[in-house]
Order: sequence, then C1' cells, then structure tokens
RNA sequence: GGGCGUGUGGCUCAAUGGCAGAGCGCGUUCCUGAUAAGAACGAGGUUGAAGGUUCGAUUCCUUCCACGCCCA
Repeated sequence: GGGCGUGUGGCUCAAUGGCAGAGCGCGUUCCUGAUAAGAACGAGGUUGAAGGUUCGAUUCCUUCCACGCCCA
C1' cells in the first nucleotide's frame, strides 16, 4: 500500500428499516442471628465519528477513526 471483518449500558452479547433489550455486574428494599443464595424495584446508552437515502436508520450507502486477520 491492497483486501476482509468487528465497533450497541461497567463486561459479554441480541435487536437487520418501525418504542434500543437480555445475562452478569451496580444501587435500594425484603428475607437471614449474620453472610451467601433467593425475591421485588431501580439507575445506567446521544448504538465509534461525520454526512447521505428514507415518513422513519443500530440496521442501507459514502468518507473517516480504532482494533483484528490475510496479501504484498
């Protein structure tokens, strides 16, 4: 330099045009003599960035950024 892939709560991952979710973790309460386990409730996301298409974009298109793999 060329090609391919990945990027979504603290972590691991869903959602593939139509209200952004789950598990673990975190907080409060209950339970217990106390902890663990368990139960209920809650907080936490401008979906890597900027544009474009669309009534509507995590999703489709373009460029860029970061990371990984392959080729030279």